[in-house]
RNA sequence: AGCAGAGUAGAUUAGAUGCGUAAAGUGCCGGGAAAUGGGAUGUCGUUUCCGGACGAAAACACUACUUUAUAAUAGUGUUGCGGUAUCUAAUCGCAUCCGUUGCA
Numbered sequence: 001a002g003c004a005g006a007g008u009a010g011a012u013u014a015g016a017u018g019c020g021u022a023a024a025g026u027g028c029c030g031g032g033a034a035a036u037g038g039g040a041u042g043u044c045g046u047u048u049c050c051g052g053a054c055g056a057a058a059a060c061a062c063u064a065c066u067u068u069a070u071a072a073u074a075g076u077g078u079u080g081c082g083g084u085a086u087c088u089a090a091u092c093g094c095a096u097c098c099g100u101u102g103c104a
Stems, first nucleotide, its partner, number of pairs: 002103004010092009019082003028052007038098005058079007
């Protein structure tokens, strides 16, 4: 020289703990910015800011208050729901050049 490999941003699934259910969040559209294997360039992708449109699943139990009694109100709990947040685990995961590990 050559051949083979590792590692990013992040994605999916599961679990745990939260948040919302008095609608925030998520998702969609337009514009701007940023980060993105160890280095350089950079895209799909990611994050973020501004603006816009749209838009949801609650049920039950107990307690307090009130009441003639219900209802209503407030709190707590359980089960749900949300293209919900974070963490952990597993799986997947850089295009070109250089670097790096192994063959050595």
A computed fold for a 104-nucleotide RNA, annotated as THF (Tetrahydrofolate) riboswitch aptamer.